[in-house]
Context: one part of a larger RNA
Molecule: large-subunit ribosomal RNA, half B
Organism: Dehalococcoidia bacterium
RNA sequence: CCCUCGUUAAGGAACUCGGCAAUCUAGCCCCGUAACUUAGGGAAAAGGGGCGCCCCGGCUAAUACCCGGGGCAGCAUUAAACGGGCCCAAGUGACUGUUUAACAAAAACACAGGUCUCUGCGAAAGCGUAAGCUGACGUAUAGGGGCUGAUACCUGCCCAGUGCCGGAAGGUUAAGGGGAGUGGUCAUCCCGACGCAAGUCGGGAGAAGCUGCGAACCGAAGCCCCGGUGAACGGCGGCCGUAACUAUAACGGUCCUAAGGUAGCGAAAUCCCUUGUCGGGUAAGUUCCGACCUGCACGAAUGGUGUAACAACUUGGGCGCUGUCUCAACGAGGGGCUCGGCGAAAUUGAAGUACCCGUGAAGAUGCGGGUUACCCGUCACAGGACAAAAAGACCCUGUGGAGCUUUACUGUAUCUUGGCACUGGAUCUGGGCUUAACUUGCGUAGUAUAGGUGGGAGGCUGAGAAGCCCUUCUCUCGGGAGGGGUGGAGCCAACAGUGAAAUACCACUCUUGUUGAGUUUAGGUUCUAACCUCAGUGCAAGCUGGGGGACAGUGUCAGGUGGGCAGUUUGACUGGGGCGGUCGCCUCCCAAAUGGUAACGGAGGCGCCCAAAGGUUCCCUCAGAGUGGAUGGAAAUCACUCAGUGAGUGCAUUGGCAUAAGGGAGCUUGACUGUGAGACCUACAAGUCGAACAGGGACGAAAGUCGGGCAAAGUGAUCCUACGGCUCCGAGUGGAAGGGCCGUGGCUUAACGGAUAAAAGCUACCCCGGGGAUAACAGGCUUAUCUUGCCCAAGAGUUCAUAUCGACGGCAAGGUUUGGCACCUCGAUGUCGGCUCGUCGCAUCCUGGGGGUGAAGCAGCUCCCAAGGGUCCGGCUGUUCGCCGGUUAAAGCGGUACGCGAGCUGGGUUCAGACCGUCGUGAGACAGGUCGGUCUCUAUCCGUGAUGGGCGUCCGGAGAUUUGAGGGGGGCUCUCUCUAGUACGAGAGGAUCGAGAGGGACAGACCGCUGGUGUCCCAGUUGUCCCGCCAGGGGCAUUGCUGGGUAGCUAUGUCUGGUUGUGAUAAGUGCUGAAAGCAUCUAAGUACGAAGCAUGCCCCGAGAUAAUAUCUCCUGUCCCCGGUUCGCCGGGGAGUAAGUCCGCAGGUAGACUACCUGCUCGAUAGGCGGCGUGUGUAAGCACAGCAAUGUGUUUAGCUAAGCCGUACUAAUGGACGAGGG
Repeated sequence: CCCUCGUUAAGGAACUCGGCAAUCUAGCCCCGUAACUUAGGGAAAAGGGGCGCCCCGGCUAAUACCCGGGGCAGCAUUAAACGGGCCCAAGUGACUGUUUAACAAAAACACAGGUCUCUGCGAAAGCGUAAGCUGACGUAUAGGGGCUGAUACCUGCCCAGUGCCGGAAGGUUAAGGGGAGUGGUCAUCCCGACGCAAGUCGGGAGAAGCUGCGAACCGAAGCCCCGGUGAACGGCGGCCGUAACUAUAACGGUCCUAAGGUAGCGAAAUCCCUUGUCGGGUAAGUUCCGACCUGCACGAAUGGUGUAACAACUUGGGCGCUGUCUCAACGAGGGGCUCGGCGAAAUUGAAGUACCCGUGAAGAUGCGGGUUACCCGUCACAGGACAAAAAGACCCUGUGGAGCUUUACUGUAUCUUGGCACUGGAUCUGGGCUUAACUUGCGUAGUAUAGGUGGGAGGCUGAGAAGCCCUUCUCUCGGGAGGGGUGGAGCCAACAGUGAAAUACCACUCUUGUUGAGUUUAGGUUCUAACCUCAGUGCAAGCUGGGGGACAGUGUCAGGUGGGCAGUUUGACUGGGGCGGUCGCCUCCCAAAUGGUAACGGAGGCGCCCAAAGGUUCCCUCAGAGUGGAUGGAAAUCACUCAGUGAGUGCAUUGGCAUAAGGGAGCUUGACUGUGAGACCUACAAGUCGAACAGGGACGAAAGUCGGGCAAAGUGAUCCUACGGCUCCGAGUGGAAGGGCCGUGGCUUAACGGAUAAAAGCUACCCCGGGGAUAACAGGCUUAUCUUGCCCAAGAGUUCAUAUCGACGGCAAGGUUUGGCACCUCGAUGUCGGCUCGUCGCAUCCUGGGGGUGAAGCAGCUCCCAAGGGUCCGGCUGUUCGCCGGUUAAAGCGGUACGCGAGCUGGGUUCAGACCGUCGUGAGACAGGUCGGUCUCUAUCCGUGAUGGGCGUCCGGAGAUUUGAGGGGGGCUCUCUCUAGUACGAGAGGAUCGAGAGGGACAGACCGCUGGUGUCCCAGUUGUCCCGCCAGGGGCAUUGCUGGGUAGCUAUGUCUGGUUGUGAUAAGUGCUGAAAGCAUCUAAGUACGAAGCAUGCCCCGAGAUAAUAUCUCCUGUCCCCGGUUCGCCGGGGAGUAAGUCCGCAGGUAGACUACCUGCUCGAUAGGCGGCGUGUGUAAGCACAGCAAUGUGUUUAGCUAAGCCGUACUAAUGGACGAGGG
């Protein structure tokens, strides 16, 4: 010193983020017990009283308990141990429960209750490829899922979006069906060329067949569409005006919306501003409670508002209590320390490892310059070694990873819908197609209902014409067609007329419809044998019976749905990153007189346009101003003059352009085809200019010009694809398919040299590789900003710039602010505030000395000198800061890694949990709020504080006493009295100077006093065990607890201190006095002048290696070697002296060591005796009492460390240590 404990004067939360921690409380009996309440609670509420032992009585089985009465002792009777502190108020969650094993126990989860939704049983849902299983041997009072979260009162408006549910008329839509049409091939035919011919070559048409493509049409769900739905996801406005003070707005206007927030609550776990305002509580209240409402950004089952009870929850207050604190003290045990035994670890480039100032990759033990320092340990402390530990978790970066999300992209399980297969019979009703028969066809005109074309002069009729009756279908309402009956002989056409067309009749055919057949398709009904299933039976294969049934189910193809799942993407630049901006091209400046040249430097444009705004030939000259001139002006058109470019040039700028490139007219298409010497530019790829040649042209008389536009922007590689063309290739051959070449089209591929046809986010649950190439802290540089000072002096100050203040401006200094930069550190330099401990600067808060004053005095203001010392306690908040209360001489400002976490704390910030508001579809996010949340035993070196050993201190050895170089400490200040109610002042008030008294804080020392402690000094006492029992004692229970207390140690107790003085000075004040005949404190000379400086006071101090001085003690012994001028000298050794050390007994000392006392010639320790002190009257015996107990002997007994004495015990002994000038 640490850990774990005990006690504590006075005060009592003043501590602190916070009463953290530790006290207090505690058992039983009796009394008593509030608000509120869900009537159960709250409640052990709170708050009081009692409790031991003995005797008697009552009760009783009882001498257990219990009750009553009486008595006895103590500080205290649940005497020890065990063993609630309580109350008030708020937030949140109803409750008991559950949770992040090992940083979060909570307000999170769960919960009973509420509600929505799904599910009719082979249930839904879940697991599984399936079989199968759970659900459940349950059946809607059941089961699954979502939300909410007891209870009470309630739960508003919006269905536009998204979701879900329902609907099926219409639109769209896959496979499949369907097959119009079309491509390829080709028998054959035709044409051309050649050939006498046969035939060959070329071209064209092209049947069937084969083959490719394939339209209409049919074809489900889905989507569109139409509705519903909020206890589904969700959402729930703005502006302006208005009342007889003002303010406000019941009221009005207007815009928008799907609808504009109702009740309730509200600065809240939600309010930024904000410590809102008011009230309460406090001396003082950023917290708290109650209100207000201006709700940044409450709000109704992501529930709203209350609420009794409950809570190791969060917050505020109070009572009690305390070492939390003022402010610390003492004591105990265990460590530490010393000795013996045993004996790790991290760490470690190597080390002979100082301080200051500087330098330096910008904070040096190691470099430079100084200063300091004899060599080596031990114990302590933690400022440094950018200490250790962990290849930083923050930040950035990587064409790294992972987890999660979604209306990112692309897939996919599942689900769903349709086709086909397993898959059959019958029947009914539709649709399509084919076919047959029949039927339908009405503009006007015309007999009248004319489908079209062709033929046609006849056709029909007893196999029954006209007419009439009934009836069916159709209808353009006129009629038409058919059937039956009656009837019993004619009817129609041609002709004429009308009209675009003329009719009978026949043929073919279109349209409409009917019927039949075939085929196909849709729907309904039904059957049973596939298939499914139930029951019975059988060992089983199976069988029998029932139910369902071509459905279901399964397979396959196809459509839809599909973050359920999967794989991925989610740009770069960037004075860190993100947000913002930008990304290609053109023009100018920057750009430093060729070219080129960067920045998130300064300015602008482009992503077109024009059939003339192109070509050519010919012609013309502008803008503006002045003057003149009808309407007519500033400006219209006209005339004259001046006017070299200021106009114009499609569009930005620059460079051009009047010979025009500007303005007009005529004719035209060179806005051509095939090429291209040679250059510019240039990494490449691209880009730019271009004479000339050939072809065929335009204009011009011609020369000639023309391959777009005054020039420089007006853009996109490759792949892929489409269209046109070509003497190209054509997988046996011929074709074809397909490709190639030439031309052209399709990219805001605008991140514009273009990763893909196709791509967004979150991570605080995170991970890896890297970076001080790059941010946050600190340092460094800088100093815009900041702070301080100065200059000028407009003005304020009645007058007057400068007592004081000082605009507009200017100049510095500092390096405390906010920044800039990104230089050390990302293989880690721990971050705010507090505590502890300091230290420095001075731009001084106080105290000291002075100048000025708009200084009468007192009190102030301002400036100069001055850093010696001092510079408060509380309330609030994490706060620094700040505000407030009360004091003070004053309550200074800064630096020190915003000093100090290997010193402490951990309230804030800044991991993982959770809530609210807001944002986001979401995962999630927020310099927004809120509750919770692991701070690492051992110190190697330097440094610092202690304390030793060695050696030295040259001319012997030793013991004492000293000097003081140097270093350190100390240094504060108030009040009162007298001077003196004096100076001053009208008064009120009220001094300087000087003399004295008493304090505060701080510091040192001490223990006589006041107290504390005092772990066994004394006493009391509980429970229990033991000494056989009684008596008396002992052990244990924190020293068991309790009351006291010696020595020692101590503060809150006591004493003392700061001063005075001397010297040299600062600002300032002077004397004399020139330069400068004056003046001047200065230049020569000289005198004063401060808490500051040096001394003085206290402490350390000769390792002060420059090693001091003085006094005292011991002594010139012996032996060996060498030298010798024989006097002796040098070296070595021995035993001794003075003395010292070891050892021993110890303590006033002390970690060890050291220091001090003593060692028989002795009081050093122990013992013993006496005294003192403390406790408080022992035991035994006697007496009194029934007993507890009391009284006497007895102010007794006992008494640690104190004082005095006394050798009874123990201090036995050993070694070292001079010979010298």